[in-house]
């Protein structure tokens, strides 16, 4: 400075999104492509502040 799904990576204090992997179907004699679908997040950990915190603070911890 950086910490978010198995990797990468977004998110103005109001449901965590999207690529890739990864599932099921379609599609093919078969694979590749391609279309649809569907699973994976206690947002590093512990506090504070707030009606409300991934998002501000303050302490660690990892790099």
């Nucleotide at each position: 400075a950086u910490g978010u799904a198995g990797c990468u990576c977004a998110a103005u204090g109001a449901u965590a999104a999207a690529g890739c992997c990864c599932u099921u179907g379609c599609c093919u004699g078969g694979c590749a492509u391609g279309c649809a679908u569907g699973a994976g997040g206690c947002c590093c950990u512990g506090g504070g502040u707030u009606c409300a915190a991934c998002u501000c603070c303050c302490a660690g911890c990892a790099u």
Transfer RNA from Fukomys damarensis, 63 nucleotides, folded computationally.
The sequence is in RNAcentral, with records from Rfam.
Its mean pLDDT, the model's own confidence on a scale to 100, is 82.
NCBI's taxonomy places the organism under Eukaryota, Vertebrata, Gnathostomata, Dipnotetrapodomorpha, Fukomys.
Rfam family: tRNA. By type it is a transfer RNA.